The prediction has a mean pLDDT of 84.
A computed fold for a 1403-nucleotide RNA from an uncultured bacterium, annotated as small-subunit ribosomal RNA.
[in-house]
RNA sequence: AAUUCGCCCUUAGAGUUUGAUCCUGGCUCAGGAUGAACGCUGGCGGCGUGCUUAACACAUGCAAGUCGAACGGGGCACCCCCAAAGGAGUUUUCGGACAACUGCGGGGAAUGCCUAGUGGCGGACGGGUGAGUAACGCGUGAGCAACCUGCCAUGGAGUGGGGAAUAACAGAUGGAAACAUCUGCUAAUACCGCAUGAUGCAGUUGGGCCACAUGGCUCUGACUGCCAAAGAUUUAUCGCUCUGAGAUGGGCUCGCGUCUGAUUAGCUAGUUGGCGGGGCAACGGCCCACCAAGGCGACGAUCAGUAGCCGGACUGAGAGGUUGGCCGGCCACAUUGGGACUGAGACACGGCCCAGACUCCUACGGGAGGCAGCAGUGGGGAAUAUUGGGCAAUGGGCGCAAGCCUGACCCAGCAACGCCGCGUGAAGGAAGAAGGCUUUCGGGUUGUAAACUUCUUUUCUCAGGGACGAACAGAUGACGGUACCUGAGGAAUAAGCCACGGCUAACUACGUGCCAGCAGCCGCGGUAAUACGUAGGUGGCAAGCGUUAUCCGGAUUUACUGGGUGUAAAGGGCGUGUAGGCGGGGACGCAAGUCAGAUGUGAAAACCACGGGCUCAACCUGUGGCCUGCAUUUGAAACUGUGUUUCUUGAGUACUGGAGAGGCAGACGGAAUUCCUAGUGUAGCGGUGAAAUGCGUAGAUAUUAGGAGGAACACCAGUGGCGAAGGCGGUCUGCUGGACAGCAACUGACGCUGAGGCGCGAAAGCGUGGGGAGCAAACAGGAUUAGAUACCCUGGUAGUCCACGCUGUAAACGAUGGAUACUAGGUGUGGGGGGACUGACCCCCUCCGUGCCGCAUUUAACACAAUAAGUAUCCCACCUGGGGAGUACGAUCGCAAGGUUGAAACUCAAAGGAAUUGACGGGGGCCCGCACAAGCGGUGGAGCAUGUGGUUUAAUUCGAGGCAACGCGAAGAACCUUACCCAGCCUUGACAUCCCGGCGAGAACGGGGCAAUGCCCGUUGCCCUUCGGGGCGCCGGAGACAGGUGGUGCAUGGUUGUCGUCAGCUCGUGUCGUGAGAUGUUGGGUCAAGUCCCGCAACGAGCGCAACCCCUGCCCCCAGUAGCCAGCGUAGAGGCGGGCACUCUGGGGGGACUGCCGGGGACAACCCGGAGGAAGGCGGGGAGGACGUCAAAUCAUCAUGCCCCUUACGGCUGGGGCUACACACGUGCUACAAUGGGGCCGACAGAGGGAAGCGGACGCGCGAGCGCGAGCGGACCCCAAAAACGGCCCCCCAGUUCGGAUUGCAGCCUGCAACUCGGCUGCAUGAAGCCGGAAUCGCUAGUAAUCGCGGAACAGAACGCCGCGGUGAAUACGUUCCCGGGUCUUGCACUCACCGCCCGUCA
Repeated sequence: AAUUCGCCCUUAGAGUUUGAUCCUGGCUCAGGAUGAACGCUGGCGGCGUGCUUAACACAUGCAAGUCGAACGGGGCACCCCCAAAGGAGUUUUCGGACAACUGCGGGGAAUGCCUAGUGGCGGACGGGUGAGUAACGCGUGAGCAACCUGCCAUGGAGUGGGGAAUAACAGAUGGAAACAUCUGCUAAUACCGCAUGAUGCAGUUGGGCCACAUGGCUCUGACUGCCAAAGAUUUAUCGCUCUGAGAUGGGCUCGCGUCUGAUUAGCUAGUUGGCGGGGCAACGGCCCACCAAGGCGACGAUCAGUAGCCGGACUGAGAGGUUGGCCGGCCACAUUGGGACUGAGACACGGCCCAGACUCCUACGGGAGGCAGCAGUGGGGAAUAUUGGGCAAUGGGCGCAAGCCUGACCCAGCAACGCCGCGUGAAGGAAGAAGGCUUUCGGGUUGUAAACUUCUUUUCUCAGGGACGAACAGAUGACGGUACCUGAGGAAUAAGCCACGGCUAACUACGUGCCAGCAGCCGCGGUAAUACGUAGGUGGCAAGCGUUAUCCGGAUUUACUGGGUGUAAAGGGCGUGUAGGCGGGGACGCAAGUCAGAUGUGAAAACCACGGGCUCAACCUGUGGCCUGCAUUUGAAACUGUGUUUCUUGAGUACUGGAGAGGCAGACGGAAUUCCUAGUGUAGCGGUGAAAUGCGUAGAUAUUAGGAGGAACACCAGUGGCGAAGGCGGUCUGCUGGACAGCAACUGACGCUGAGGCGCGAAAGCGUGGGGAGCAAACAGGAUUAGAUACCCUGGUAGUCCACGCUGUAAACGAUGGAUACUAGGUGUGGGGGGACUGACCCCCUCCGUGCCGCAUUUAACACAAUAAGUAUCCCACCUGGGGAGUACGAUCGCAAGGUUGAAACUCAAAGGAAUUGACGGGGGCCCGCACAAGCGGUGGAGCAUGUGGUUUAAUUCGAGGCAACGCGAAGAACCUUACCCAGCCUUGACAUCCCGGCGAGAACGGGGCAAUGCCCGUUGCCCUUCGGGGCGCCGGAGACAGGUGGUGCAUGGUUGUCGUCAGCUCGUGUCGUGAGAUGUUGGGUCAAGUCCCGCAACGAGCGCAACCCCUGCCCCCAGUAGCCAGCGUAGAGGCGGGCACUCUGGGGGGACUGCCGGGGACAACCCGGAGGAAGGCGGGGAGGACGUCAAAUCAUCAUGCCCCUUACGGCUGGGGCUACACACGUGCUACAAUGGGGCCGACAGAGGGAAGCGGACGCGCGAGCGCGAGCGGACCCCAAAAACGGCCCCCCAGUUCGGAUUGCAGCCUGCAACUCGGCUGCAUGAAGCCGGAAUCGCUAGUAAUCGCGGAACAGAACGCCGCGGUGAAUACGUUCCCGGGUCUUGCACUCACCGCCCGUCA
């Protein structure tokens, strides 16, 4: 400046229940405060504050005296006189004399001072404390017409005249003392009469005025009676007496307010009132006599507990809550209890008397004392100060005054106890010093921090000056030489405490290892702790910081402001009705509530605002506000109230109707069960999952007929009816309650609710008496079971039934109190009425009841929704975290059982509601899988092999442990491997990098020696060069380091297993929900499949599925050697010529897509069948494994954090062990035989391997094998014989011609070496085993079964493993069941997720 805009003040939350969510709800924290205490620490000043406990006990000192101007006396001082005694000195006759001076004592007069006593005033104030008190005690506002008031101010009047005593004193007596008694004297402002005296008081009485009942005021009305005094003096004055009125201070009365408990419900005899008296300042049962029988109480009496009350203080947005220390007002108390005296005032803190307790003194007779005054002591306690200074100020008492007294007060001291202020330095200063801490070793941080330079002096020390407070004449200051000012000196004298996981601001290292410890709540700590302890760093506050305790806040968690009760805690079981609360329309009054104005009061201080004063602040101070209240008064009259009147719609009555398991009583009925009698009839019946007990040949069950008895009333019958609820069901009758409809005659608000009270109240139970068929607690037996005091069965008693009485509770539920009004609809059903219709039905309208659905609303959600849990009003009942506990005690009811009412200690950080996602269910639906079933072959029995457990051992290295460990790591342990054990040996090391010195070698080969490494000997014996050296290697040395198959797979990476090749797992946007979440992904079909189609608040997308890749099955093309050979040549051989057609090889293509046809399906997806085709609906096989789960496996493949070892937990060597063997388990091989075994002959594969290799043929050997060495780095050569199979022969059912273990002998091979501990061969030996218990495994087709072949690793060593081909089946009805899985739904107190959770007992 513009503008489309009102401005301001106040109200703050967080953590914790869950896998997650919303809600309810408690617990806890952040704030402020304190008369505080404790821990660590501590520089200064100002202003405040300081026994909260034992109202416990107190030594010592002080805290209330004063007046001589009331009085007598005494004392002292001064003056005068006398004067004992002493006596400097003078003098002396030395005997003495004089004598200043001091002055005992006595007398006198005036004055001054002091004062024990008499007397006056004050000790009733000031100061302390909070024990008592729940009360007119306090607060607030009124009243006294029912009262008092010393000193003070003011008005009126007076002060005349007498008298008698008594302290002191003196004397005497008693006593230890305190003190007391007797006799005598004396004064007064002490005491007592007399006079005078009214407007005073009392009585009688007249008038006026007033009031609130008794009454008050007044006319100086009238009359009668009664009552006073004190003096002192400096002559200013101060006193004294009577009286009026005032002020001040008190006394009494009343309204309202003033804690908790009903587990205290009744209390009360002077009690309540009256009449009359007494007493008091005054009213009053305050006291007394008599009379009456009252008074208080649910609006809480009485009783019990606790407590001084208030202004205020703290907190709070406020409303409130808590509190009452300091300061101020009131009250109460003064060692405990009681009492009066004096006095204006007391029932008296520093007075008296009595009693009690305690302490002290005592001559034992008797006395003394009262800190809850100020200091102080002991004690108690977590804890609270000096036996200080002064009356200078303020105030008080006395006094004419001077003055005296004053622990009131003013000051000082002690204490960080609180509030406030100040300081401990400021500026510059990077080599970012040293040191510390940390580190990824680079650094980072402490950190401009320090050092260093410059500057300042608040504080401190020293020195100098020096107040205000003093009250304006002067004098007078405890504080105090203090505050303050000036100068000098010198960064000098001065920083801690707590915290650092979240709340909550601030993080690392080390130590520790569920230990030690922390903790306000949640919770940390079991080897990598930001949570313990320490250190460094950081954050916060700061002369303080933390902790503890308490209060308010947060806490809307007692809800007035400002909450709730269907399921979270919470509606009484139901009705009737008392008190109470609330209440329809019109009119007119009143003014209690209400509103407005005015007035009084609401003390001061405090608080707030604006000013002022200490340098600021705290603090002090001026003015104003506030004090939200109470009272008086004047108005208003809408609303509430109240009075009168009126109305009919609320309510009720009458009348007319119909409905009904409403109630009570009586009577009657049939079916069924059981029992009895009789008949028929025969061996069982009954019962169960299956049985047994039980009944039955003495005749049951079954069946027929008759009878007895009790109980209950099939069908009708219905979220149908009735009732207040409980509850009510055959039929009929009697009596009776209520509701509803219609009509509109009557009453005229008569209504609603309802604490207590009263009544009703299922079942079970109790009492008395009946009854008893069936059923059936208890009980008995039989079963089931590990047990079975249960579920099941056979019996069976109380009881169930009736009458009368009691009990009084239930999930007495709609978990929803009652009443009234209003707020969309739709659709059933019971009862009544109306309209329309000729009429029945149907239809429309309406009232009452009873259901469902549903909008808005409400709700935490679920849900409710005119029968509200909506919107409002009124009344009642109830709730305030869980457990303890509906328990204990008390009271009350009950015959009892028990009911009603109803806590606390202690303990927990939750308990809970609704909904969500999962998981789970011996819940349900759908679907799949060699999951079952149907089959085939095995395992489990034998022998052997191999792995594991266990045991053993010097060691039997380690790991793997349900599936998913166990022929697994190990695709190969005689040494090696090897990690284990024993023995011997090495120590910068067997291996890597760096440094120093030396050498030119070293290595290799050969030999010696040791058990072995080491060691010794011999042979051979470097490279480059700029000539300085360098590279390489060895030896020796020092340390950094190497090394570890040592630990942790629960610190990790990587890799792997498993669910599971199961069909699932998610996201974006949108939508729904407060939210977690849901939807999509659910539904209908279909599929191997979240595969596809359709539908749909979803639309899309991703990871998975499928496909793309490889092998295999058919065909074609290209290419033909070492492969092939149809035709041609060729003698035996694809050996060769030739050819590449075929097989085959290895490259590339084609082919299959529900494409075609028919049927089904929804015209879809898809399914069934068919054609064609080598192959058909995914052709077969492989590779490929979503989000995730199992703290799954592996630190011993490897890598790696941290920890641990370092002449050993490292390294080397020899030997041993991993191979053990009473046993147990897993996985396999070989068998038990004839579908077989043996012998001879004959045939057909595929895939592989081969040079330190495969090794032909040939020779030798019975054989393993050996000798020789052809060929082959391979479509060529070799391993290599394929075997089952076929043919012929033998065996004849047996422990065998099956089976081959075990053992003996003799050999071969590999290897440095076959003893522990290899494989193979020949001969001999010839074990168990005759098909395997419970149980259990694999497999759906080229599969199972069976047969052989090859390979990896490897010197050698498979029955294992990985591959290859040959021969080649059976069965699948089906999805009830077992196991596993998917999906939808349901329940849930599980979410570590059923191997869960959880209850009881015992330890």
The RNAcentral record of the sequence draws on ENA and SILVA.